[in-house]
RNA sequence: GGGACUGUAGCUCAGACUGGGAGAGCGCUACGCUGAAGACGUAGGUGUCCGGAGUUCAAAUCUCCGCAGUCCCACCA
Numbered sequence: 001g002g003g004a005c006u007g008u009a010g011c012u013c014a015g016a017c018u019g020g021g022a023g024a025g026c027g028c029u030a031c032g033c034u035g036a037a038g039a040c041g042u043a044g045g046u047g048u049c050c051g052g053a054g055u056u057c058a059a060a061u062c063u064c065c066g067c068a069g070u071c072c073c074a075c076c077a
Base pairs, nucleotide, nucleotide: 001073002072003071004070005069006068007067010026011025012024013023020057028044029043030042031041032040050066051065052064053063054062
C1' cells in the first nucleotide's frame, strides 16, 4: 500500500442479506423467601446501535467518507 471481517445494554451476542416494534442470556438493583446467605420467585432498560453525511415518508439495516480492532496479501529488511 491492497483486501476481508468486526463495532448494538455493565459483559457475551442476536437482529442487517429482505428498511417500519431495539432485543436475548448473564450480571446488577429492589422486594418476597431465609436466623443469615445461596438457590428460587416477582419487578426494574432514557442503549449517541463507533462518528459524520447522503438516499427515503421512514435507516442498527442501503450508499459514501472517516475512526478503532482482528486477520490475510504485498513491499522493505
Molecule: transfer RNA
Organism: Candidatus Woesearchaeota archaeon